[in-house]
c-di-GMP-I riboswitch aptamer from a Hydrogenophilales bacterium, 92 nucleotides, folded computationally.
The model forms 100% of the base pairs in the Rfam consensus.
The sequence was found by an Rfam model in a public genome assembly.
The coordinates come from a structure-prediction model, not an experiment, and the mean pLDDT is 80.
Taxonomically the source falls in Hydrogenophilales (Bacteria, Pseudomonadati, Pseudomonadota, Hydrogenophilia).

RNA sequence: CACCGAACAGGGCAAACCCGCCGCGAGGCGGGGACGCAAAGUUACCGGUCUCGCCUGUCGCAAUGUGCGGACGAGACAGCGGGGCCGCCGGC
Numbered sequence: 001c002a003c004c005g006a007a008c009a010g011g012g013c014a015a016a017c018c019c020g021c022c023g024c025g026a027g028g029c030g031g032g033g034a035c036g037c038a039a040a041g042u043u044a045c046c047g048g049u050c051u052c053g054c055c056u057g058u059c060g061c062a063a064u065g066u067g068c069g070g071a072c073g074a075g076a077c078a079g080c081g082g083g084g085c086c087g088c089c090g091g092c
Base pairs, nucleotide, nucleotide: 003091004090005089012037013036017032018031019030020029021028022027035079041085042084043083045082046081047080048077049076050075051074052073053072059069060068061067062066
């Protein structure tokens, strides 16, 4: 440096669910709780999923009140996949 995680040490994180607070919402934070996790550390860069909104412009469908969907705008998710950055122990 690359690959790997069978066993070792110190340990770490914490799904669902419950309670409190915040948010229109997706969801977030704190406490409890553990399904799991060797990056379940970090980062919205790419894809994806989800939420809110039609103020402006655009497309399709239905219809002529406008509605729905896509797109768009603003957000959420890093425990959906990939990428970037950083990192413990051990094996080879």